Notes: This is a predicted structure of a 350-nucleotide part of an RNA (small-subunit ribosomal RNA, central domain) from an uncultured bacterium. The full RNA is in RNAcentral, with records from ENA, Greengenes and SILVA.
[in-house]
Context: one part of a larger RNA
Formats: sequence, C1' cells, structure tokens
RNA sequence: UUGGGCGUAAAGAGCGCGUAGGUGGUUUUGUAAGUCAGGUGUGAAAUCCCUUGGCUUAACCAAGGAAUUGCGCCUGAAACUAUAGGGCUUGAGUACAGGAGAGGAAAGCGGAAUUCCCGGUGUAGCGGUGAAAUGCGUAGAUAUCGGGAGGAACACCGGUGGCGAAGGCGGCUUUCUGGCCUGAUACUGACACUGAGGCGCGAAAGCGUGGGGAGCAAACAGGAUUAGAUACCCUGGUAGUCCACGCCGUAAACGAUGGGCACUAGGUGCGGGAGGGUUUAAAUCCUUCCGUGCCGAAGCUAACGCAUUAAGUGCCCCGCCUGGGGAGUACGGCCGCAAGGCUAAAACUC
Repeated sequence: UUGGGCGUAAAGAGCGCGUAGGUGGUUUUGUAAGUCAGGUGUGAAAUCCCUUGGCUUAACCAAGGAAUUGCGCCUGAAACUAUAGGGCUUGAGUACAGGAGAGGAAAGCGGAAUUCCCGGUGUAGCGGUGAAAUGCGUAGAUAUCGGGAGGAACACCGGUGGCGAAGGCGGCUUUCUGGCCUGAUACUGACACUGAGGCGCGAAAGCGUGGGGAGCAAACAGGAUUAGAUACCCUGGUAGUCCACGCCGUAAACGAUGGGCACUAGGUGCGGGAGGGUUUAAAUCCUUCCGUGCCGAAGCUAACGCAUUAAGUGCCCCGCCUGGGGAGUACGGCCGCAAGGCUAAAACUC
C1' cells in the first nucleotide's frame, strides 16, 4: 500500500464547536472539465504472443501480423459527476402557542446532625474491640437540659425517575441563562452531514496565591494483632477535602459500542407532550410524537450475546488496529511552576 477489522480477542479520540477537505435532496435550461463514442498522430528496434520460413531437429535466426491496455489532436453525445442560471419543499433552520426537567452561573435563606465553648442537673466511669489496650475523666468526663459559635453535607420524597455533549448535576427562594419536546400554521429555500489541523469544556488526585477548617482523613504517632505487621482493627492526627482566582488535562473519562441519514416482526413497563371516545370531573381505554428500560422474530456473532436506543441491512465522513515482551519506554519536539502530559521508536528477545 491492497486488504481485513475495532462490545469482550489488537483497535472508537473523554466530550463538543468548527476550518480546510470529503460527501450531499428535487426539477429545468445551458456549457462540456470529468465521462463515453468515432477518427487521426504517436507509442523506436529487439523482447513477449500468433502464423510462416531457414539451419537434419531444438536452442537460435529471418519475415509478416497482433499487442504496446498510454498520451496528444479533431469531430460528436449529454444520461451521470461537475459547473453556470432559474424553480421546488420533503432535509435544515426561523417565527408563534404551550410543556417537563438535580441543565449552567450568581446571591440570599432553612432545618436535622457532628464538633467545640459557656451555664444548669449529676457522679464514677466513659470510650473502644473478636478480646483488649493506647485515649478521655474527681482540675467533674460520659449522660441530660438551656444558650452560643462555626464549617460541611442536604434524611424522607428518590424511582433500571429526570436533565446535560461528555465530565457531571439533588434542601428552599430569587435573578440571569443554555438545550430539549409537543401542537398548528406561516416564512427562508439545500442554508445540509462529517470533520485532518485548530479552539473550548473536561471526575478525582495534584500544583500556585489568598481565605476557611466542623466532620472525615493520605502522611505521621501511639495501642493491639502477628513469627514479623512499615497492613487489615482501635485511639489520635497534618496535608487534603470547602471557597475565590489561576494551572494541570488525566480515569475501568465504560454502553469497554464515533457521528449522521434511511430501511427491517412483535410484546410489555416508565417519563414528557398532543388528539379522540367515555365521564360532572378524575381514573380507565384508543391513536400518535419524543425520551428511557426489559423480553424477544428475522438477521448478525467465534461464542457470549445484540436485536427499531442493533452488534441487522445500506450509504457518507472521521478516528484507530496490524503477534507477545522491550514500551506507552528512550531520544527529539511541543505543553506544564512542578508532578507530569502529548507525540513516539529501535536494538534485543520469545
């Protein structure tokens, strides 16, 4: 490179926005770049292939033909691609009326609980474990009542419930704000899909500066356990966990399943709308759209399993894989305050 692949064997980028590029609905007219047809020139000779001939055959040699799949030029065709102009509305979008939601940001507020402080009652234990001990307590603890301080997290509701591109999001109120769904019309008229680079977002831990610090808790200390115990268990306890701003850019960032469009039996739940029948109304029933689960037909799959939310059947675009180890390492480059990240080999070896 041609292939074959990417749920679990190697392989889908953590996620989005979007540049170039690739791909692109329907109709009409023109052009003729691609495309197709014919002609012509060229495509040296030898070689290869076919036919015939010459050495007694063959190798070899000679003659003729074919081939040289290519390129240039001329003429023509106009279905497809392209291109230029005009049109369309089903793709896409806008407007309007409704709707659900832990979607995001900021500010404020609330109660329960833990801890600490002050005061009252009260007395000898409390705590902890498999059992203990370290620890706390007659300087009055634990328990209990009242008051106060402060930080963090929001029980029940809560749900294979909802929202978000992913990471993720859960007390209440207000302000600002993104996306989504449904309905019926009107409008724009292909404005679309994907997306190398690029840009942005990105759990936890970690880093910088400044705050904050109740509980928890790496490190650390002590007590146990044990042959030992740099652990598991216990008593403490600092970073950190929290806030603001700025970095880091990684995860089993998982559905281990890239995005878009179309098509292909059903059954049964849940969430959000709309319409209809019934009803005073609700519930219930039917239809339909969107989302989200389970079970299963065909088909697919090595099997497991997937199965209208595909891993089925097709098309378009991107990313990635190519035996194990060496190694996601070295070197170089780029990024970072650092930790490190990204890109990414080879020798050697099985």